Predicted 3D model of a 350-nucleotide part of an RNA (small-subunit ribosomal RNA, central domain) from an uncultured prokaryote. The coordinates come from a structure-prediction model, not an experiment, and the mean pLDDT is 90. The full RNA is in RNAcentral, with records from ENA.

Context: one part of a larger RNA
RNA sequence: CUGGGCGUAAAGCGCGUGUAGGCGGUCUGGCAAGUCUGGUGUGAAAGCCCGGGGCUCACCCCCGGAAGUGCACUGGAAACUACUCGGCUAGAGUACCGGAGAGGAGGGUGGAAUUCCCGGUGUAGCGGUGAAAUGCGUAGAUAUCGGGAGGAACACCGGUGGCGAAGGCGGCCCUCUGGACGGCUACUGACGCUGAGACGCGAAAGCGUGGGGAGCAAACAGGAUUAGAUACCCUGGUAGUCCACGCCGUAAACGAUGGGCACUAGGUGUCGCGGGUAUUGACCCCUGCGGUGCCGCAGCUAACGCAUGAAGUGCCCCGCCUGGGGACUACGGCCGCAAGGCUAAAACUC
Numbered sequence: 001c002u003g004g005g006c007g008u009a010a011a012g013c014g015c016g017u018g019u020a021g022g023c024g025g026u027c028u029g030g031c032a033a034g035u036c037u038g039g040u041g042u043g044a045a046a047g048c049c050c051g052g053g054g055c056u057c058a059c060c061c062c063c064g065g066a067a068g069u070g071c072a073c074u075g076g077a078a079a080c081u082a083c084u085c086g087g088c089u090a091g092a093g094u095a096c097c098g099g100a101g102a103g104g105a106g107g108g109u110g111g112a113a114u115u116c117c118c119g120g121u122g123u124a125g126c127g128g129u130g131a132a133a134u135g136c137g138u139a140g141a142u143a144u145c146g147g148g149a150g151g152a153a154c155a156c157c158g159g160u161g162g163c164g165a166a167g168g169c170g171g172c173c174c175u176c177u178g179g180a181c182g183g184c185u186a187c188u189g190a191c192g193c194u195g196a197g198a199c200g201c202g203a204a205a206g207c208g209u210g211g212g213g214a215g216c217a218a219a220c221a222g223g224a225u226u227a228g229a230u231a232c233c234c235u236g237g238u239a240g241u242c243c244a245c246g247c248c249g250u251a252a253a254c255g256a257u258g259g260g261c262a263c264u265a266g267g268u269g270u271c272g273c274g275g276g277u278a279u280u281g282a283c284c285c286c287u288g289c290g291g292u293g294c295c296g297c298a299g300c301u302a303a304c305g306c307a308u309g310a311a312g313u314g315c316c317c318c319g320c321c322u323g324g325g326g327a328c329u330a331c332g333g334c335c336g337c338a339a340g341g342c343u344a345a346a347a348c349u350c
Stems, first nucleotide, its partner, number of pairs: 003322004007304002012318001014201004021194003025088003029084002033081002035077008049065006091191001092188004096183003103177007110154001115149007125136002162169002206247006215241002220236004258317006266295011299306002323350003332343004
């Protein structure tokens, strides 16, 4: 000496369930595989090291000794690890009570608005822009009133708020259903953590079949702008956006920060539940637990910043990085209907 790292420099798998494996609370007893210790054998010669000797020295050579990580057998030790018998309750879980929530799936339903259709009033414009034009309108538009159709999304509440593993989730009601949290006892008795593979979920766009289509709107057409304008602006407008079922499997899938446990000043806001105090109690004040924000000490950091929801201090498990380009590529394999996805080089070059 026996790597260093992963918020922004290269690097956390998009997220979960979980197989193998790795790791694992507390107290006795047993065992002795790991571990420690003694003995015996072996560990060829040469070489290395030590002593002595031969070439005039040395290199070199000769003799003797020692050493030799290791292996095997055998005697012993029992703290730790493993195994095993038994016990425990602080980890984990179950039961009970309670409230919160856009958590998920299905069904139903409401009002506002846009568009279209019918009818009334009414007349010459409307619309649109920087200004215009295309466009719409005397076959009566725009405006306004009444009626109807249909699709999509749910103003205010709304939050710096809540829920979910992530993606994500917002009118109202009902049914089915997952999770988290608080409280009090009782119960199980380490049943735990992580997780290579695997399996499942996974925005938008896209694909298949069938439906639906109000608004919006890639493509496309026209009008403008301009030197040009395959754009930005305007008038239209088809896929699509919506529903059902089946695919796709990606993202700045971001906190650009994997998961678990423990420990390490505080202050302040907010959400959920509880205890105390208080008045008869919305409240204030003190306090416990869980979530979500801001500020900030120690410490950390290249700095920015992080700072009890750590990027601090430690332990366990997984994933990943190793100069830039070539290259989120080629080839091969696997997956896909396709689009393509996953895995993933090299030559060459700086």